[in-house]
Context: one part of a larger RNA
Molecule: large-subunit ribosomal RNA, domain II
Organism: Zea mays subsp. mexicana
This record gives sequence, structure tokens and C1' cells, in this order.
RNA sequence: GCCUACGAGUUACUCCUCUCUGGCAAGGUUAAGUGCGUUGACGCACGCAGCCGCAGCGAAAGCGAGUCUGAACAGGGCGCGUAGUCAGAGGGGGUAGACCCGAAACCGAUCGAUCUAGCCAUGAGCAGGUUGAAGAGAGCUCUAACAGGCCUUGGAGGACCGAACCCACGUAUGUGGCAAAAUACGGGGAUGACUUGUGGCUAGGGGUGAAAGGCCAACCAAGAUCGGAUAUAGCUGGUUUUCCGUGAAAUCUAUUGAGGUACAGCGUCGUGGUUAGGUUUGCUGGAGGUAGAGCUACCAAUAGGACUAGGGGGUGUCAGAGCCUACCGAAUCCUGAUGAACUCCGAAUGCCAGCAAAUUCAUACACGGCAGUGAGGCCUGGGGUGCUAAGGUCCCCGGCCGAGAGGGAAAGAACCCAGACCCGCCGCUAAGGUCCCUAAGUUCUAGCUAAGUUGAACAAAGGAGGUCCAGUUGCUUUGACAGCCAGGAGGUUGGCUUGGAAGCAGCCAUUCCUUUAAAGAGUGCGUAACAGCUCACUGGUCGAGCGACCGGGCAUCGAUAAUACGCGGGCAUCAAGACUACUACCGAAGCCGGGGAUUCAUUCUAAGUAUGAGUGGUAGGGGAGCAUUCUGGUUGCGGCGAAGCCGUGGUGUCAGACUGAGUGGAGCGUCCAGAAAAGCACAUGUAGGC
Repeated sequence: GCCUACGAGUUACUCCUCUCUGGCAAGGUUAAGUGCGUUGACGCACGCAGCCGCAGCGAAAGCGAGUCUGAACAGGGCGCGUAGUCAGAGGGGGUAGACCCGAAACCGAUCGAUCUAGCCAUGAGCAGGUUGAAGAGAGCUCUAACAGGCCUUGGAGGACCGAACCCACGUAUGUGGCAAAAUACGGGGAUGACUUGUGGCUAGGGGUGAAAGGCCAACCAAGAUCGGAUAUAGCUGGUUUUCCGUGAAAUCUAUUGAGGUACAGCGUCGUGGUUAGGUUUGCUGGAGGUAGAGCUACCAAUAGGACUAGGGGGUGUCAGAGCCUACCGAAUCCUGAUGAACUCCGAAUGCCAGCAAAUUCAUACACGGCAGUGAGGCCUGGGGUGCUAAGGUCCCCGGCCGAGAGGGAAAGAACCCAGACCCGCCGCUAAGGUCCCUAAGUUCUAGCUAAGUUGAACAAAGGAGGUCCAGUUGCUUUGACAGCCAGGAGGUUGGCUUGGAAGCAGCCAUUCCUUUAAAGAGUGCGUAACAGCUCACUGGUCGAGCGACCGGGCAUCGAUAAUACGCGGGCAUCAAGACUACUACCGAAGCCGGGGAUUCAUUCUAAGUAUGAGUGGUAGGGGAGCAUUCUGGUUGCGGCGAAGCCGUGGUGUCAGACUGAGUGGAGCGUCCAGAAAAGCACAUGUAGGC
């Protein structure tokens, strides 16, 4: 992992409540028990003790269709115009382990120191080598003498080296091992606070601890075993057959509350009386301060100017007054102009109410039974917060996902289209598509793009004789524009400046005059300064358009992300790109048409037609069934072969039911009721097998 078996809303109660069925009814009913019949899941009778109901109100005394409060004959609260009760079944609640499995823990009583910690008693062990303390000496030396030194002797030490023994510092192997801590090579201690045998002592909030929360029998911040015990678990997981109709929520308020719960909201089922309800349109009436706008309408803020109270500075004076001021500046005025917590103003929508109409919408409301939900998410729009960041966060209107399949977007909860009762090799369309993959135009119209731009994920400021279109304006056969040929001169090297300044460092200037077809006191390059090249300007040649500006279309650069390429791919250039206009086709579970099923309503009816509207669905509520085991009744089958196994054939909307053959070898069904140890894929489910 698979298979088989087992495995989770049960049972009890004089408990509460609701629904259904039945009996009796202002009543209903017996319990224990007893008797009889009988041996069962018993039946019948007796048994009136008790319980519920028939009257309530008050704390009570008490009063009573009333009563309490109260001074009240006031008002108000709770009552009164009757329906209950017993049994059975079911939905919920309560109390119990209460759907099942699951703690970490708590408490009690016991068992443990054969492991390990410490201690007690009594024993045992430590090859070999080294060092050489104290003390001693009638030795040597030294001293006046002590002292001192040397030597000898001696044999101390938590001394040294190093086996046994004890330990465990490093590395490697091992890591389903040789081993639930080892092995190998090294390492530390090795006469000591050493190691060790045997016997004994200390016990669980207790011991023991050279102290690590260590150790107390292979997991100790409180041992193990059994018990309280099915502890508790607002938590996680699991919870077993089918079909039909309906179908949510992720919000408010509160909470030792935030992943729980209560009330409300939203779902469902029943009952009631009913058209009140929803939507749209029109009309009428209303509430309101948003968008916008405005501010000599307030509040607050605000740029420039005018004017100016006051202040600063200067001057003046005995003190002043006064005067001046390119300084600051309240208030006021002019111009400009801001604001969620400003408003003299002020929409559109939306909202509320009334009336009318429409609707192939069907609810709304009240009462009662049962819930689930109370983590929401994305997208468009209006906002707050944040960085006008976030697949961010918090509100609001709407949509969708949630709980929604189908088609499109290559793929893709939410985007676009569209809401799946079933069947079909029918038709039409939506979004989106029509060269091939791939269903459908290599369709048509006019121009555009050259960048593979583009072809369904992105980009700006800015740059640019890319190219197309429209417009304004100038030059042009009296010859433009571009190219080529030629000229481009003289006064003069203008004056000043300067080392120099000659068209061309800089400054000045009515930058003038002359010769000219034309030629600046010079456009740029150049020189130390000249020179030189060139331009403006002119002629010639050529022969038809040439410039400047403005606007638009498509394209271009700007353009950088981590393994390579990629429009989904192939590929595509008068397109298979972009834009414009037209037309055809394809395309879904949408729509039409055919057949069928089913729910509700209506009309008729008697078992079924007709008409209309429906039939996506999680949590959840409602309805109807199938299968399994047993019981009572009923009626059948079976050695001429029961159940079971196997699998054949057709059958039913499903759970399923029936059946031919084989196997098997003794029991098994139908129908009507009843009762449940009543359905498994899953719980790291339990046991067994493979």
C1' cells in the first nucleotide's frame, strides 16, 4: 500500500417543548401492585394513590373574573370571552461519557536505589621506571662559636613517565548500526577528593546531587503501575445508502470577547389571514449640504501691490514737538487664489411618502418548529489610510467567486459571453474568431506601416531632413533651389589698443567712400603677426520646381534582470500587421425545434390529461424511497437442489430488483406491519492476511 472483518447522533427519564396519528373530552389518565389467561417484544380485568387541565392576581395576609400598585371609584401591569389529557411516532432541548477517537496534566493508593546519585559496614586492586622533601650522620668543609655549604643516609608527594584499571578531549567510521551510544586511531588520570566486589540505608514535591535541573531501571522542571476515568479539550481529525423540491452567511450589537457564544439579520418547514410585497414608468410632495463652485458671506490659511495705526533706525531738542526712512507691519482697499473637520451658494443620481399604470416578478406580513452563518475573497465605481505603493488595509453602491458547470481569454476561483432536469451525429446565435495546427473568408473597400513595429502582458519626458496626409507663407522660364566654372576688388594694415592686432584677441564707429555684374572695414577655418582656404554677394552653365513654418497618421531612438528561445506555435510584409467601411460564415450545456421525466399553480376531473411557470448548488432545513438483521401475521419455494459464490441476459430515474448456466449441498423467500448492534474510502482509524 491493497484486501477482508470491525469502526462514530445511541440509550434512560412521572423532565421541558413543538409537530403528526389515535382514544376520550370539561375532563383525561392510572403507577406500584393484585387476579385470570398464558410463557410473549405478552394479553385482559381490577387497582383512583398521584399527575395534568378546569382561575387568576399579589412578596404575603388575602381577595377573586378579577387582582396588584395606589389616597383613588385615575392610569398602568398580569389575567378573564374556555380545550384539554393519555398513549404511540418523530423534530429539538435538559440531565447523564451523550456522535466517535485524541491530550499536555491533576489527585489517591501502591511498587521501585539489581541502572544511577550520595552515604554506611566489610573486603580487594594499582607492571615497571623516575625524582629525591623533612629528618639523621662520630664524614668533609667552614666559623671564635652558632649558623652555613658539600657529601652520605633517608624515602616524602591530591610529585613525574607509563601498563592493568578508571575516564571520555579530537577525528573518522557507524546512523533501518556489531551496538536504542559502539568500533578504530590518537587523548586524560593512574598512591588518590583513586578504582572496585559484597551486604546495607535514603522514595516521588520526596530522595540524592564537587550543581548539569543532573540522577532515581534505555525519554525525569517532578518515577513507574493501578485507580478517580469514557478527567476536561470554546481545539484538530473522522462520521457509512439513493432520489426529489428549496437554499444561506462570512454583517450589527455585546462578550476575560476576538478562529467561541448570545440577540438580531439572511435559509427552510408548517399554520394563518390575504395582494399588503418587488421592479419599472409618469405625476405630486418631501428630507438632505455631497460633486462642483465661491469666499468685500463667515472661519482658517494665502502671493503681489496700495494705503496706514504701531514699531525699528536716523535727525532734532533742556525735555520735546517735528522731520526723514529702498526696514517690519495690524486694520482697510485692489488684483490673484486655497480648505475633510470653511459655506453667500449648490446639482446629477440616489432615498422617503402618496396616486396611477404596466409586469410571462411572486412575494410581503404575523405566529410557531429546525437550522447554518457570525475567518470571506476578487473586479468596476465613490472615499479614508498608505507613497493618488501593494494580490495592502478600512468603509460604501453594484457584480461575480464562495455555493456555478458550459464557450472565450494558449494555460487561469473572480475578466468577457452565458446560468447545466434528461436524451439526440437537428437548427440559430453570444463573447470570441475564420492561412496551418483548429470549426469558419488566404473575402471585399481605401489609403497607411518596413519597424517582424505588429500579430491579446508594459512605458514616459525628451531626441530625430523615417515616411504619408492637410494647411499657411516666400522664391521661381525676366531661369529659382542644389551642383559645377569664374569673380569675390581699391582707399586700407579703418581708428584705438597692443610686443604684434593687417576682415577674423579685445574696444570704438551714421561699418564710410570708390571701382563695379558683384564683393561685409567681413561668415567660418587658419597664422606669433602676415600669408593661405572659405562664406556672404555677382556672372555663366543647367532647366522645373525649390525653401521656411504649423497641424495630423503610422513608424524610429530613448528601452537594462538574473539557464536559452518563444505572437500558444508554425509562420506572416499591397499582410495572416494597424486603421476604415461592408458582407458571409464558424462558434456554448444560451435560444428555437423534436422526444421524455419531474415539481408547483390553475382549470377540470376521477387517478391524468390540458395550460402556465419552473427543475446549477456548499452549510443547512423539508419530502419520498432502496438495502441489511431480527419479530408477529400472511402466503410460497427447496436433494427433480435452499442460502452463499460465480457471472449470463435483459430491466428500473437512483439506492436497486429479477433471471439462464456453473459451483455449492440445506435451508430460503413474498406481502402487511413492527423493532434496530441498520449501509464505510478516508479518522498518521483497530485486528488479521498478502